[in-house]
Predicted 3D model of a 99-nucleotide RNA (c-di-GMP-I riboswitch aptamer) from Paenibacillus qinlingensis.

RNA sequence: GUAUGAUAAGGGCAAAACCGCUGAAAAGUGGUGACGCAAAGCUAAAGGGACUAAAUUGGCAAUGAUACCUGCUGUCCAAUAUGUCAGCCAGCUACCGCC
Numbered sequence: 001g002u003a004u005g006a007u008a009a010g011g012g013c014a015a016a017a018c019c020g021c022u023g024a025a026a027a028g029u030g031g032u033g034a035c036g037c038a039a040a041g042c043u044a045a046a047g048g049g050a051c052u053a054a055a056u057u058g059g060c061a062a063u064g065a066u067a068c069c070u071g072c073u074g075u076c077c078a079a080u081a082u083g084u085c086a087g088c089c090a091g092c093u094a095c096c097g098c099c
Base pairs, nucleotide, nucleotide: 001098002097005096012037013036017032018031019030020029021028022027035087041092042091043090047089048088049085050084051083055080056079057078058077059076064072
């Protein structure tokens, strides 16, 4: 130095699914389990992208209370990350081998 890691040694990580716990969810975490991975190590406080929407804001219709309007409550729809993902790209660091 390594863009496409060929060989060897020691090894490492662990997808889906199922069970427990946490969470509104996405998801996280422990166990079982291996689909895969040469960075499947770290970074989500400020590069892109993806997921979720408790909460906030907005909206239409319907229901309830009312004679009606305004307004309110709950449901529904939409937008928004302040939530999450690095096993999507990216950034940073690194063992062995090779040059």

About this RNA
Its Rfam family is "c-di-GMP-I riboswitch aptamer". Rfam links the family to the GO term cyclic-di-GMP binding. Rfam describes the family as follows. GEMM was predicted in a large-scale screen for bacterial structured RNA regulatory elements. It was read from a public genome assembly, where an Rfam model found it. The source organism's lineage runs through Bacteria, Bacilli, Caryophanales, Paenibacillaceae and Paenibacillus.